[in-house]
RNA sequence: UUGAAGAGUUUGAUCAUGGCUCAGAUUGAACGCUGGCGGCAGGCUUAACACAUGCAAGUCGAGCGGUAACAGGUCUAGCUUGCUAGACGCUGACGAGCGGCGGACGGGUGAGUAAUGCUUAGGAAUCUGCCCAGUAGUGGGGGAUAGCCCGGGGAAACCCGGAUUAAUACCGCAUACGCCCUUUGGGGGAAAGCAGGGGAUCUUCGGACCUUGCGCUAUUGGAUGAGCCUAAGUCGGAUUAGCUAGUUGGUGGGGUAAAGGCCUACCAAGGCGACGAUCCGUAGCUGGUCUGAGAGGAUGAUCAGCCACAUCGGGACUGAGACACGGCCCGAACUCCUACGGGAGGCAGCAGUGGGGAAUUUUCCGCAAUGGGCGAAAGCCUGACGGAGCAAUACCGCGUGAGGGAUGACGGCCUAUGGGUUGUAAACCUCUUUUUUCAGGGAGGAAUCAAUGACGUGUACCUGAAGAAUAAGCAUCGGCUAACUCCGUGCCAGCAGCCGCGGUAAGACGGAGGAUGCAAGUGUUAUCCGGAAUCACUGGGCGUAAAGCGUCUGUAGGUGGUCCAAUAAGUCAACUGUUAAAUCUUGAGGCUCAACCUCGAAAUCGCAGUCGAAACUAUUAGACUAGAGUAUAGUAGGGGUAAAGGGAAUUUCCAGUGGAGCGGUGAAAUGCGUAGAGAUUGGAAAGAACACCGAUGGCGAAGGCACUUUACUGGGCUAUUACUAACACUGAGAGACGAAAGCUAGGGUAGCAAAUGGGAUUAGAUACCCCAGUAGUCCUAGCCGUAAACAAUGGAUACUAGAUGUUGAACAGAUCGACCUGUGCAGUAUCAAAGCUAACGCGUUAAGUAUCCCGCCUGGGAAGUAUGCUCGCAAGAGUGAAACUCAAAGGAAUUGACGGGGGCCCGCACAAGCGGUGGAGCAUGUGGUUUAAUUCGAUGCAACGCGAAGAACCUUACCAGGGUUUGACAUGAUACGAAUUUCUUUGAAAGAAGGAAGUGCCUUUUGGAACGUAUACACAGGUGGUGCAUGGCUGUCGUCAGCUCGUGUCGUGAGAUGUUGGGUUAAGUCCCGCAACGAGCGCAACCCUCAUUUUUAGUUGCCUUUUGGAACUCUAAAAAGACUGCCGGUUAUAAACCGGAGGAAGGCGGGGAUGACGUCAAGUCAGCAUGCCCCUUACACCCUGGGCUACACACGUGCUACAAUGGGCGAGACAAUGAGACGCAAAUCUGCGAAGACAAGCUAAUCUAUAAACUCGCUCUAAGUUCGGAUUGCAGGCUGCAACUCGCCUGCAUGAAGUUGGAAUCGCUAGUAAUCGCUGGUCAGCUAUACAGCGGUGAAUUCGUUCCCGGGCCUUGUACACACCGCCCGUCACACCAUGGAAGCUGGUUAUGCCCGAAGUCGUUACUCUAACCGCUUGGAGGAGGACGCCUAAGGUAGAAUUAGUGACUAGGGUGAAGUCGUAACAAGGUAACCGUACUGGAAGGUGCGGUUGGAUCACCUCCUU
Repeated sequence: UUGAAGAGUUUGAUCAUGGCUCAGAUUGAACGCUGGCGGCAGGCUUAACACAUGCAAGUCGAGCGGUAACAGGUCUAGCUUGCUAGACGCUGACGAGCGGCGGACGGGUGAGUAAUGCUUAGGAAUCUGCCCAGUAGUGGGGGAUAGCCCGGGGAAACCCGGAUUAAUACCGCAUACGCCCUUUGGGGGAAAGCAGGGGAUCUUCGGACCUUGCGCUAUUGGAUGAGCCUAAGUCGGAUUAGCUAGUUGGUGGGGUAAAGGCCUACCAAGGCGACGAUCCGUAGCUGGUCUGAGAGGAUGAUCAGCCACAUCGGGACUGAGACACGGCCCGAACUCCUACGGGAGGCAGCAGUGGGGAAUUUUCCGCAAUGGGCGAAAGCCUGACGGAGCAAUACCGCGUGAGGGAUGACGGCCUAUGGGUUGUAAACCUCUUUUUUCAGGGAGGAAUCAAUGACGUGUACCUGAAGAAUAAGCAUCGGCUAACUCCGUGCCAGCAGCCGCGGUAAGACGGAGGAUGCAAGUGUUAUCCGGAAUCACUGGGCGUAAAGCGUCUGUAGGUGGUCCAAUAAGUCAACUGUUAAAUCUUGAGGCUCAACCUCGAAAUCGCAGUCGAAACUAUUAGACUAGAGUAUAGUAGGGGUAAAGGGAAUUUCCAGUGGAGCGGUGAAAUGCGUAGAGAUUGGAAAGAACACCGAUGGCGAAGGCACUUUACUGGGCUAUUACUAACACUGAGAGACGAAAGCUAGGGUAGCAAAUGGGAUUAGAUACCCCAGUAGUCCUAGCCGUAAACAAUGGAUACUAGAUGUUGAACAGAUCGACCUGUGCAGUAUCAAAGCUAACGCGUUAAGUAUCCCGCCUGGGAAGUAUGCUCGCAAGAGUGAAACUCAAAGGAAUUGACGGGGGCCCGCACAAGCGGUGGAGCAUGUGGUUUAAUUCGAUGCAACGCGAAGAACCUUACCAGGGUUUGACAUGAUACGAAUUUCUUUGAAAGAAGGAAGUGCCUUUUGGAACGUAUACACAGGUGGUGCAUGGCUGUCGUCAGCUCGUGUCGUGAGAUGUUGGGUUAAGUCCCGCAACGAGCGCAACCCUCAUUUUUAGUUGCCUUUUGGAACUCUAAAAAGACUGCCGGUUAUAAACCGGAGGAAGGCGGGGAUGACGUCAAGUCAGCAUGCCCCUUACACCCUGGGCUACACACGUGCUACAAUGGGCGAGACAAUGAGACGCAAAUCUGCGAAGACAAGCUAAUCUAUAAACUCGCUCUAAGUUCGGAUUGCAGGCUGCAACUCGCCUGCAUGAAGUUGGAAUCGCUAGUAAUCGCUGGUCAGCUAUACAGCGGUGAAUUCGUUCCCGGGCCUUGUACACACCGCCCGUCACACCAUGGAAGCUGGUUAUGCCCGAAGUCGUUACUCUAACCGCUUGGAGGAGGACGCCUAAGGUAGAAUUAGUGACUAGGGUGAAGUCGUAACAAGGUAACCGUACUGGAAGGUGCGGUUGGAUCACCUCCUU
C1' cells in the first nucleotide's frame, strides 16, 4: 500500500468432482505481410568456439647519464649572399636506456562454484601506496651498473665478452621525540634530492649560502581500501544412508600482515548425519525485473554492489596491493614464422572476420564534456566515456488533412428486382500547412579573464515561401469473442487455441463485397506469471468422485489438566543503529506534451542493540485431583493355549435277510449291480465337523472365535473406599499379530474337491449339468504377509433434541418371588430434530461443532508396469517412474428406453369353436432371369388383385426407326393473310410438294377482335435427379388411453407433484383420499344411419278399382323414446356392479364418420405444387412399329374344385343398393347360341334387368365319375381404323391336375362367421375370379389369463440415450509410434593404488663465483649459481564405480478403416458380479478355497412409525 470478474468442453438433460483450453499482462525476442517522421532506451540469450587487421596504459628531462630524429640559434668551411656541408646539447624538445609512479583501476565474460561464494547482522588477531592532521628529522661517505663505444655469435628472437659513466638506483657510518626487541640491565633501526628567486660573504665562476615550493625518512592518529572469523538464510533427488585419518581435539615447533591443522612431530579418539551428512544433477549471488488484490510464483539482459575467470592446468616473482586479461616461468592442445638449429602468440577490451544459430549493429568521430594515470605545470595517454551510424527491437509523441458537399453519381457487391450497401465516402467548392522542400536567422551544452564543441558541410529552436501537396497497413468475422452475405469446392482441397467445420444450398475451407479490432504497425511462434482455491500459509480434500496404513504396541517428534511464585527464551511496546545508490510509490520541477530526466519526501515489512511489560506459551521451584493408573469386592462372555471325554451323521469292511435294478438329469448317458448292487438288520474301523439352543445376541486390537469337562492365562464392565500425583494423547522409523490360497519337512486322509479322465449339452464347449478323482482341506514345526483384510468411514478428548428395542452387572421402589417399574453407567441396533453433504445419505457409535497427532490424494490410460534396492526356498511382496497417448475418465441423482426383473390390466392375443391358406389347375401381383425395351415407383408387420376405378393403337413415361427446332402448349414484337373447306402426288405415318373454292364480324374508315402462316429474340418444354432440401396428402403404433399446460408446493438442479394410492370403467370413465387447485388436446356426447311409435303429406308407390281413399305396406319431413330413471342386493352410506320390472330397444342398443402429443429422415418430386442441380437441333416435341402380356423358377393374394349338405334336368317363389340419351332397351321375328333385325317405353318410386342359394319332382350311387373343368382343335358372334404379338363371348369336340392338402399360418364373438346371388365405377371393347356396395339363408364357441404376440399403468436394475438391431472384452493378422531387456561396442565423469615428475617456493649442502661491511695477511659475514631433499601440474598404468549413446534379437504397451475368432462384462447379461490366491485353457475366461454386496427376485424373521 484503492484491491480480487470469468468462459468453453464429459451428459438426452442436471448437480458436483476433475483435467484440458481461452480471454490479461510480459520479453535482450524471432518469423510473415506492410512501412512517414521525431524523442528516448536497449541490441550474440547459441560455440568460455577459432581469430586476419587496427587501436584499447602510459607518463615524468622539475630524478639521471645523455642526443638517434625534428626545429631554432651560434661557430667553421665552400662560396653562387642565402644555399650546401660540418661542429657545438646552447635552446625548444626528445628515440633508446637507468630511475620513479601507474600497468592490482577502468573495460569484458559467467566457464567454474550449492559454499573457500552471496545476502543480512555482528566480531577480533591485522595490513593499508597516493591523501589529511600531528611530532621529529633530511648530516657525512662509498662501491657499482644500463645506455653510449669496441669486438663476437645467430636466419630471427636475441645473446655474449671488454672498456668507461650518472642518479631521487644501491650500500655502510652518524643521529633517534615517537618506534621495535628485551632477562627490564640493556640492545636495535632512517633519509635524496630537485626546481624557482635572491641581499651580503666566499668561489675552481659550475656554484656554495639563504629562502620558497615540491620531494625524502621515522613515528602517531585519521580516512579509504583490503584480508580473516561467527550466526542465520540460500535449488532438486533417499530409486544417494551412512561419511570422515590432518579427519576432531591437545602440546611443542614452524609459518603469515593477521587468529587458525594453515603446516609439521607426538598424544588422545574423536567430528558430521533423517532438523538429511556423504554422493549425484543443476546453477554465479544480490539490489532488483515480470506477474499477482495479496501471500506467492518465475527470473537475475541493460544499470548498481559482491564473487569468479582471462586458451586449458600448475607456480611463484615484483609490489602498499596480484599469485596479475593486453607481466614472468613450466607443462598441454591449437595456430603462425623458420635458413630446421630454433622462435612467436592468446579479442570472455572496442570495432571487425569465420563458424554455430530462429536471431543481435560501424574495421565511425572526438578527448569538447565527465572520470582516470603520470607530471610542478603546460600537457600527453584514455575503443572508460561523450557522440554519430545500422535495424519499427521496445516505450512515448506527431502525421497521412479540415469544413462543406446527394440526382445519395459511376463502378463493385447483394437483392424479394421495389431496392439496399459501399457512402459524405468520391468528384466538386472553400480552408489550413503539423509533416515535406527551399531560403534567412540561430542558441545552450564552456567550468575559467581569454581560448577551447566530436555531436553539427550550423543540432535544437525561430521566421518566410511553395503546395493537399510526400505518407496505411495487418489480422479477424461458428461459439468462447467485437464483426455476414454471395460465389467456388463437395469428408476432396483444406481449416483448427478448445469444442469442432467440410459427404451439392458451408456465416467455420478458397475468393469477393461488406463489417470489426488495432494502427506505423499488425498477426503468428516461443517464454514466464495470472486466471489455477489445479500443492490450498492466506486458501483444498480423503463413506460412494483420486485419497484412512489389515490391526495393535511403542521410540524420536508434535500436542497437553488445576493453583501460586520466579525468570524473561517466545510474545508485545518504545527508542537507537543498519537496511548502498539506482528502481517502485509520492510532491514538485525541466525538455511544446509524453516517454525520459532532475530535486525532495516516503518506503525499504528484515536483522542487531538498549530499556521496559508479564496476560498467554515456555523454563524452574512448590502444591492439587476432575485425566491416567494401582489396590479391594463382585460379575458376563464361542477371548486365548494345552489335555481328556462324547453322541448323531458319512464312508469303508464283516455277517444276516432279499432278489433286479440302483444312481443321476431339463431329458439322458458314463458309473454301480445276478461274482447279488440298491434297500434293510447287527457288528467293527477311520477321519473330519459339532444339528437344535442361535438371536442386526456375546467376546476379542484386527484376522477371528461355537459339543462337553479340566488346567493355565489375557482383557472388559459395575460398585466402594484408599493410594500415586499429569505418570496423558498421538505416533515418522521400528516391532508384534495377521482369513483363504500357497511353500518346506514329517504324519494323517471319512467327506468334499482345483488339476485330470469319462458322459452329456452345443455350431464348438478346454464351461455351466452328471459319474469318478489327485494335490489340498486336518495335525505338528517353520515360511509367506496378502484380501471387497469393508462400516470401502485412522486414533484421542469435549460439546450438541429426542423416541424405541436389546445385552451386562449395579442401585432404588414394590413384592413370597426367578416377574415388574425406574435411575446412572458400559456395549449393540432402528427411526429421527438441528446441523452437515454434490446428492445418496450421516445424525451422541456423526459424515454435526471444535482441538491435537499420524497416514494418504492431486485428470484417464500406459501401470502398480519397467528399472534399481530390500525381503522371501519359491510363488511373489514392499518401495515405485518415464516416454507416448486421450479430452475426457469417474460420482450422485433425473427423464426415458430396455431386461431371457417383478406386480396389475386389456385386446379374436392365447384358449374354446367355425371356415380357410400352405398341396392341384387357372387368374392376378411381386422377385428373379431374359430382352433393343421388358418404363417407373411401393419392400417386415405398415410392399406384393398396391399407384392401375380397367396397357390391342392411344394411354406410355420404355425400345428401334423416320422426322421437327421459338417448338405440341403460354405471353410479348413485326409483316402477310379472313377464318375455313376441299382435291392431287409421294410416304408406314408424321410430314413434304402442288392446285381449287372462299372474302366474313365491329368500326369514328385510321383500324380493331378472333384465327392462320412466316421471321428474330426473350422464352417454352422435361414422367430428368434429389421424398435425406420441401408443401400438401397418406400409412402405422391405434379408436390404444393417453399427451400436456397455468398457478402453487418440493428439490441447488435436471425434474417431481398434479397424472401416484384405494375402488371402478370400454375409457386419465367416475368416486374417495392426497400439496395440490384448476385447465387444454384426446375419451364420451353433440353428427349420419338402422330398429319402435305418433303427427303431417301423399305420386309415379299402396288399397279398392278406375269415381276415388289414406286403414295397411311404403315414401319423406317433424317429433317422442333410454336417463342406471324405478325396485332389490353388494361395496365404504361414494363411484360403480349384479339381478328384476316396464319397454320396440337396457346399461356405450347395432353400425359409421370422427384418429390427441408424437414415433418410423415411414411413403409419395410419377397426382398436384415447389427450392436447388441438370438437358436446350435435346434428357424437348411429332409419328409408325414393338414392349410394359417374355418364362427354367420362387413367393403373396384370389377364383374353381376335389363332390351326394352334391351334379344334371324340369317346374315354382321371395330382395335391396344402384345405373340408364353417343344411353338402358321391353315385346315380336331369325339363329342351338353368342347375337342380329325391327321397335314400344323411359330424361326414370312410372320404362328397362330370369336374382341365386331355396322349395317340389325325376335322375346319377361312390367312380378320377353325369365330380372337376384346365388345355387344345374347328366353326362363329361383338366392339373397334385395327383383335398376329395381345380382347371378350358362343356352339361342337377334347377332358390335365385334383379324392380335402407337411412344417407352418390366416380370418371371425351375432344378423357375425360361413354360404348365395345382384349392382356400380373405370369402360369403344375387355383379360373383373379384382375393388366398392347391396340384400337372401344363417351357425358354433368363449372354462379362463399359465403360456405366444401387441399394448397400457406402477415398481426395480442398468456401464444403454443412434436408446438391446444398444454397449462392450480379450487373443490373432497388418501398419505406425515411443519404451524395456539384451551378447556386446563406443564415449564422458569420479575416486583409489602404483610409476614418472617440469617450473617453483621452502629446507639442506658448502662444489663454483663474489664490488660496498668487518678484518687485513691467507680470511670472515653476506650474496649469486650449482647439487640434493619434501611437496607437486600434466602424463602413464591397473582394477573399479557411475553415467550417456548405440546394438543382431526379443518383450509387453499405445494408436489405427467397416479384418478374423468367440461373447467375458453392463438387465438375475441369460452360470450374479467382484477381491486375494492356486491350477488350467486359442482368447475373452473357467474351476477350487476363503471373503465382500458395490447382486436381481421371492418368502420368512426382526425392527421402526401411525

A computed fold for a 1506-nucleotide RNA from Oxyrrhis marina, annotated as small-subunit ribosomal RNA. Rfam family: Bacterial small subunit ribosomal RNA. Rfam links the family to the GO terms ribosome and structural constituent of ribosome. The RNAcentral record of the sequence draws on ENA.